[in-house]
c-di-AMP riboswitch aptamer (ydaO/yuaA leader) from a Solirubrobacteraceae bacterium, 139 nucleotides, folded computationally. It was read from a public genome assembly, where an Rfam model found it. The prediction has a mean pLDDT of 77.

RNA sequence: CGCCGUUCAUCGCCGAGUCUCCGCCGUGGGCGGGGAGCGGGGACCCGAUCGUCGGGGCGAGUCGCCUUCUUGGAGGCGUAGCGCAGCUCUUUCAGCGCGAGCCCGUCAGCUAACCCCGUAGGCCCGAGAAAGAGGAUCA
Numbered sequence: 001c002g003c004c005g006u007u008c009a010u011c012g013c014c015g016a017g018u019c020u021c022c023g024c025c026g027u028g029g030g031c032g033g034g035g036a037g038c039g040g041g042g043a044c045c046c047g048a049u050c051g052u053c054g055g056g057g058c059g060a061g062u063c064g065c066c067u068u069c070u071u072g073g074a075g076g077c078g079u080a081g082c083g084c085a086g087c088u089c090u091u092u093c094a095g096c097g098c099g100a101g102c103c104c105g106u107c108a109g110c111u112a113a114c115c116c117c118g119u120a121g122g123c124c125c126g127a128g129a130a131a132g133a134g135g136a137u138c139a
Stems, first nucleotide, its partner, number of pairs: 012123003018036008037119006046109001054107001055104004063078006081098004087134007
């Protein structure tokens, strides 16, 4: 000096998943509750005709083709769509990645009042360029 791996911290990323207050306990912490903000579901009227080969919800995560296998399953190539850092948003080009999983339990079309629920989890040495608008700081 270069490469690889691990750990810690900062900045930051996906996501609704942030902030604040109170109580109790066996008190370096644990448990429970309230509020604000954000997010999700049900719901009069209205609409609709399904019915076991059920139907539906959260989520970007749909759909097509191919290979293999023993139904199941496993794998591959694409794809609707989604995400990607030096203030924020929008747009364009380039590049990289994702394109899952879980839940309800025969039940839910839409929808005001109203009712109910969630407020997690995971990742990070890698960060291309241009235009417009706004903002911040400095002079």